RNA sequence: UGCUUAUCCAGAAAGGCUGAGGGACAGUGCCCGAUGAAGCCUUGGCAACCGUCCUGUCGCAGACAGGAAAUGGUGCCAAUUCACUUCUCUGACUUCAAAACAUCAGAGAGCAGAUGAGCC
Numbered sequence: 001u002g003c004u005u006a007u008c009c010a011g012a013a014a015g016g017c018u019g020a021g022g023g024a025c026a027g028u029g030c031c032c033g034a035u036g037a038a039g040c041c042u043u044g045g046c047a048a049c050c051g052u053c054c055u056g057u058c059g060c061a062g063a064c065a066g067g068a069a070a071u072g073g074u075g076c077c078a079a080u081u082c083a084c085u086u087c088u089c090u091g092a093c094u095u096c097a098a099a100a101c102a103u104c105a106g107a108g109a110g111c112a113g114a115u116g117a118g119c120c
Stems, first nucleotide, its partner, number of pairs: 002119007013043005021032003026085004044077003049073002052068007081112001086109007
């Protein structure tokens, strides 16, 4: 790098260096930024994926479910993954009425991304 899988509407600060961008990619928006962006360093914190412990079930091993703690391995500390852009359904709109298209709203599923774990 790639594959599989779970989660992604919650949560979490201050200082130093530095000096103009940043919010994954592309687009349309919107937002953050000299009251200091991104990056690096120090300290602090959030959380509970792996790991630890306890209980239960299946029951050799081990696997699954629930709970606890937070030393260890990661991760994270603006805004829902900032919003939307793909598909399906529902409703609104439209119409004399009905239907279709387009548009708007909602729900679901997907693509892509991030993080953990396993594998190649």
Predicted 3D model of a 120-nucleotide RNA (SAM riboswitch aptamer (S box leader)) from a Bacteroidota bacterium. Its mean pLDDT, the model's own confidence on a scale to 100, is 85. The model forms 97% of the base pairs in the Rfam consensus. Lineage of the source: Bacteria > Pseudomonadati > Bacteroidota. The sequence was found by an Rfam model in a public genome assembly. Its Rfam family is "SAM riboswitch aptamer (S box leader)". From the family's description: The SAM riboswitch is found upstream of a number of genes which code for proteins involved in methionine or cysteine biosynthesis in Gram-positive bacteria.